[in-house]
RNA sequence: AUAACACUUUGGGGAUUGGUGAGAUUCCAUACCGGCAGUAAGCCCGAAUAGUUUCGAGGCGAAGUCUGCGAAGAGCGAAAGCUCCCGAUGAGGUGAAAUUCCUCAACCGACGGUAAAGUCCGGAUGAGAAAAGUAAAAA
Numbered sequence: 001a002u003a004a005c006a007c008u009u010u011g012g013g014g015a016u017u018g019g020u021g022a023g024a025u026u027c028c029a030u031a032c033c034g035g036c037a038g039u040a041a042g043c044c045c046g047a048a049u050a051g052u053u054u055c056g057a058g059g060c061g062a063a064g065u066c067u068g069c070g071a072a073g074a075g076c077g078a079a080a081g082c083u084c085c086c087g088a089u090g091a092g093g094u095g096a097a098a099u100u101c102c103u104c105a106a107c108c109g110a111c112g113g114u115a116a117a118g119u120c121c122g123g124a125u126g127a128g129a130a131a132a133g134u135a136a137a138a139a
Stems, first nucleotide, its partner, number of pairs: 006134005015030001017029003031119002033109002035069004042060003045056004064107002073084004089105005111122003
């Protein structure tokens, strides 16, 4: 350093705006928000080497709309869990390389409640993709 196991911690943001109305943070207008992992060249970092250089186990590049996952919803089950479902982007520019950067113009957002909700209240002091760390033993 690696794989498995145990434990600990962390693990979702956003309207006290204006208008109409008896009533709307739900309509109209305007504003605001974006879970986890992956993803090219190159650069950085670390290890080995006298050096050239080689290697990777790390970081940046770098994503709400690409790929995969989680949450929510539906069904089955005594439970563990399994199955289904699961939103939305184009154009131009730079470049060796980008649906990821820059410019412009768009679009999307579970369930229950309530004047129809991505932003309010609730399930939820929940669950969770995953991230970081700790301890012991063996090769």

Predicted 3D model of a 139-nucleotide RNA (FMN riboswitch aptamer (RFN element)). It matches the Rfam family "FMN riboswitch aptamer (RFN element)". Rfam describes the family as follows. The RFN element is a highly conserved domain that is found frequently in the 5'-untranslated regions of prokaryotic mRNAs that encode for flavin mononucleotide (FMN) biosynthesis and transport proteins. Its family is annotated with FMN binding in the Gene Ontology. The sequence was found by an Rfam model in a public genome assembly.